[in-house]
Context: one part of a larger RNA
RNA sequence: UGACGGGGGCCCGCACCAGCGGUGGAGCAUGUGGUUUAAUUGGAUGCAACGCGAAGAACCUUACCUGGCCUUGACAUCUGUCGAAUUUUGUAUAGAUACUUUGGUGCCUUGGGGAGCGACAAGACAGCUGGUGCAUGGCGGUCGUCAGCUCGUGUUUUGAGAUGUUGGGUUAAGUCCCGCAACGAGCGCAACCCCUACCGUUAGUUGCCAGCGAUUUAGUCGGGAACUCUAAGGGGACUGCCGUUGACAAAACGGAGGAAGGCGGGGAUGACGUCAAGUCAUCAUGGCCCUUAUGGCCAGGGCUACACACGUGCUACAAUGGUCGGUACAGAGGGAUGCAAAUCUGUGAAGUGGAGCUAAUUUCAGAAAACCGAUCGUAGUCCGGAUUGCAGUUUGCAACUCGACUGCCUGAAGUGGGAAUCGCUAGUAAUCGCAGAUCAGCAAUGCUGCGGUGAAUACGUUCCCGGCCCUUGUACU
Repeated sequence: UGACGGGGGCCCGCACCAGCGGUGGAGCAUGUGGUUUAAUUGGAUGCAACGCGAAGAACCUUACCUGGCCUUGACAUCUGUCGAAUUUUGUAUAGAUACUUUGGUGCCUUGGGGAGCGACAAGACAGCUGGUGCAUGGCGGUCGUCAGCUCGUGUUUUGAGAUGUUGGGUUAAGUCCCGCAACGAGCGCAACCCCUACCGUUAGUUGCCAGCGAUUUAGUCGGGAACUCUAAGGGGACUGCCGUUGACAAAACGGAGGAAGGCGGGGAUGACGUCAAGUCAUCAUGGCCCUUAUGGCCAGGGCUACACACGUGCUACAAUGGUCGGUACAGAGGGAUGCAAAUCUGUGAAGUGGAGCUAAUUUCAGAAAACCGAUCGUAGUCCGGAUUGCAGUUUGCAACUCGACUGCCUGAAGUGGGAAUCGCUAGUAAUCGCAGAUCAGCAAUGCUGCGGUGAAUACGUUCCCGGCCCUUGUACU
């Protein structure tokens, strides 16, 4: 100088408190450990691994296992020889592959040959998701969007160092003010960027419809440019104004006006560094290992196993509910070997059909909870839906291992969950549905977004956890 303290002081954070809803009990989904297995590929392991990489394991993927095959190789460059490239048939096989068969003689050139492609041969070499993240780059995680981390010159100390950065106030903030042997500066903070809340301007189709006319009642047509909206560029908020407090400062509190008030609400943005934290399996890469195999091709299996343990979720245990009927209102997205309307068939999944749409035009697309009626009457039930059987639909060479969905039947546990533990301060929690990526299909209840309905509580900082600053003790550095 730091680090640490069941030392002290100041302060902050859903850290506690006050509240609301959960997890831990049940069934199922999913990940992990363990066990099993020929294999159940490998990685991630307190917070910061465990619905994680994986935004999609039937084959492929695939790295694993078993078996069958190849050895200049599936891929790249170089050399030599031959052949146009290439198209097609059949046999055997699980296939890889082996054999066979047919069409075809091209392009550029001084008929030397060359370009491209294919086959064969030999070797240089290829290849490796093999090991090392404790040899590395790059990338992201974490403390933490915490307010810190430093430098130049000067001053000071024998020196390591100190000062500045401490102090008095203040702030979300090393934010700002005042003081001060310091004076300045840099990386961070803030602002500049995007979305959102208000209002002009410009523009008016595919969007809109106030007034006028028509009307098949559909903004449909004529028309309109007001409104909504769309999307480009502006305005607007700055403690600017008033009052009080304060050191006449910074600032705080209250008020006015305002769509918005003191950072308006979100996002992007992550300082010096810490964890030899993570990743050699995205990629790149040093040195090491394999080279008729640790490389390559193929079929089948496995990654989906199951006494058990844990994490994360979904669905429930019901009446603020279930079922039936009627009937409203979104936003944001996607759609050319795609989205698919009307019609018809089917109880249904779906099939038929193909209008329209390169999409403010068409389509996915019926939003759901809500609301209005009816019924059920506290029961393992008209709650709950696991599990099992039968019959089907669809994607795909192919659903046995191992897809999703539909109909009928079946109807398990579960009556609110021990110790313990998690999230959340407002359009938030809770609750309701919708869309998208990946994707042939889908194990999505996941993830990322979108809107609808819409609370309760916060006295406060004693305590638990984490953190900032000052100070003190120390046999640690």
Predicted 3D model of a 477-nucleotide part of an RNA (small-subunit ribosomal RNA, 3' major domain) from an uncultured bacterium. Model confidence (mean pLDDT): 84 of 100. The RNAcentral record of the full RNA draws on ENA and SILVA. Its Rfam family is "Bacterial small subunit ribosomal RNA".